This is a predicted structure of a 172-nucleotide RNA (glmS glucosamine-6-phosphate activated ribozyme aptamer) from an Actinomycetota bacterium. Its Rfam family is "glmS glucosamine-6-phosphate activated ribozyme aptamer". Rfam classes the family as a riboswitch. Its family is annotated with catalytic activity and regulation of gene expression in the Gene Ontology.
RNA sequence: GGGAUAAAGCAAGCGCCAGAACUGGCCUUUGUUUAAGGACAGUUGACGAGGGAGAGGUUGAUCGAGGAGCUUUUAAAGCAUUCGGCGGAUGCCUCUCGGCAGGCCACGGUCGUAAUGAUACCUACAAAACCGGUGGGUGACUACCGGGACAAAAGGGUAUCAGGUGGCGGAG
Numbered sequence: 001g002g003g004a005u006a007a008a009g010c011a012a013g014c015g016c017c018a019g020a021a022c023u024g025g026c027c028u029u030u031g032u033u034u035a036a037g038g039a040c041a042g043u044u045g046a047c048g049a050g051g052g053a054g055a056g057g058u059u060g061a062u063c064g065a066g067g068a069g070c071u072u073u074u075a076a077a078g079c080a081u082u083c084g085g086c087g088g089a090u091g092c093c094u095c096u097c098g099g100c101a102g103g104c105c106a107c108g109g110u111c112g113u114a115a116u117g118a119u120a121c122c123u124a125c126a127a128a129a130c131c132g133g134u135g136g137g138u139g140a141c142u143a144c145c146g147g148g149a150c151a152a153a154a155g156g157g158u159a160u161c162a163g164g165u166g167g168c169g170g171a172g
Base pairs, nucleotide, nucleotide: 014087015086016085017084019083020044021043022042023041024040026038027037028036029035047064048063049062053096054095055094056093057092058091067081069079070078071077072076097112098111099110100109103168104167105166106165107164116162117161118160119159120158121157122156123155130147131146132145133144134143135142136141
């Protein structure tokens, strides 16, 4: 230094990197410069919000922000996208358990302890980006501090509509 095994800790825009791009010195080609190529060593490779009953299965698993790009009617709106790949992941499906329409039970339906569906209206909050600064690195880049905004979905509230079948009981 490498491999195997064991234990503990650490995460979900989370982890990783072999394509790609960029950086570095070395080598090669070129009369020189420039440029190109090669192997090696590095760097980059998703900004937050939201999401967990248990087990199994499964995979391109919700929402917007930003940068660059494309389209148009060029104020703005829309499209697509975090280059590509692998793994994972609270999504989705099945079962079990649990909740649900003012008595109880079973089935059905629907959801998941924030626990019935649909529609309409009202309502909240962010980080990066940006500006300034400190540090590390030859460099590509990177860690952190301060400032200061701006979301959507969800959730909550109100209203309306819908909410099955069967049995037992009951007048509250």